Molecule: transfer RNA
Organism: Micromonas commoda
RNA sequence: GGUCGUUUAGCUCAGUGGAUAGAGCGUCAGCUUCCUAAGCUGACGGUCAAGGGUUCGACCCCCUUAACGAUCA
Numbered sequence: 001g002g003u004c005g006u007u008u009a010g011c012u013c014a015g016u017g018g019a020u021a022g023a024g025c026g027u028c029a030g031c032u033u034c035c036u037a038a039g040c041u042g043a044c045g046g047u048c049a050a051g052g053g054u055u056c057g058a059c060c061c062c063c064u065u066a067a068c069g070a071u072c073a
Base pairs, nucleotide, nucleotide: 001072002071003070004069005068006067007066010025011024012023013022018056026044027043028042029041030040031039049065050064051063052062053061
């Protein structure tokens, strides 16, 4: 330098054009307990990497850029 992949919550990840974008873990509060842990309930938390385009409508399709990774030379 070429090609390919990944980028969504604090972490690990779902989400293949249409609903207020979800789960587990986490954190906080409550219940429970002699205490802790476990368990149960609720809450918290997102510029969907950035910019632009297509579309009535984009996390999703296209282009560019960035970061990380793989591979070829």